[in-house]
Predicted 3D model of a 102-nucleotide RNA (SAM riboswitch aptamer (S box leader)) from Siphonobacter sp. SORGH_AS_0500. Its Rfam family is "SAM riboswitch aptamer (S box leader)". Rfam's curators write: The SAM riboswitch is found upstream of a number of genes which code for proteins involved in methionine or cysteine biosynthesis in Gram-positive bacteria.

RNA sequence: GGCUUAUAAAGAAAGGUGGAGAGACAGGCUCUUUGAAUCCUUAGCAACUUUCCUGAACGGAAUCAGUGCUAACCUGCCUAACAUUUUUAGGAACUAUAAACC
Repeated sequence: GGCUUAUAAAGAAAGGUGGAGAGACAGGCUCUUUGAAUCCUUAGCAACUUUCCUGAACGGAAUCAGUGCUAACCUGCCUAACAUUUUUAGGAACUAUAAACC
């Protein structure tokens, strides 16, 4: 990098470094010199892998270890309802993460 499956409701931040961007993409909207991205340390959240109950699980528990995450959000394509350009609901696509395989 490709492919398959699952999840994207909720949750959790301080210090140092750095010095202007960041929130995947596009449009909004928002955050940011009262300090953005990046990198480091420590802490935490979660429970995919993992461990245990257990012989087994789609049930329950644990959090040493491998990852991930620690501002918030709407729209995008299709369908249905409402009824007239808005709202609501569902699904898809995209994207992200995990695990297995190539």